RNA sequence: AGGCACGUAGCUCAGCGGUAGAGCGCCGCCUUGACACGGCGGAGGUCGGCGGUUCGACCCCGCCCGUGCCUACCA
Numbered sequence: 001a002g003g004c005a006c007g008u009a010g011c012u013c014a015g016c017g018g019u020a021g022a023g024c025g026c027c028g029c030c031u032u033g034a035c036a037c038g039g040c041g042g043a044g045g046u047c048g049g050c051g052g053u054u055c056g057a058c059c060c061c062g063c064c065c066g067u068g069c070c071u072a073c074c075a
Stems, first nucleotide, its partner, number of pairs: 001071007010024004018055001026042005048064005
């Protein structure tokens, strides 16, 4: 320098262009003498950034940033 993959909730990850989700975690309530388990409910998101395409973008395109891997160059 080039190529590929990835970036979504605190963590691990889903998500066919049409309402952003799950598990775990967190908070409250129920249950218990108390705890654990269990049940019910809830909070939590600029979808890495900026543009573009589109009636509409997490999803498609371009550039940039970050992480990982590969290739090449370099005295």

Predicted 3D model of a 75-nucleotide RNA (transfer RNA) from a Myxococcota bacterium. It matches the Rfam family "tRNA". The family's RNA type in Rfam is transfer RNA. NCBI's taxonomy places the organism under Bacteria, Pseudomonadati, Myxococcota. Its mean pLDDT, the model's own confidence on a scale to 100, is 82.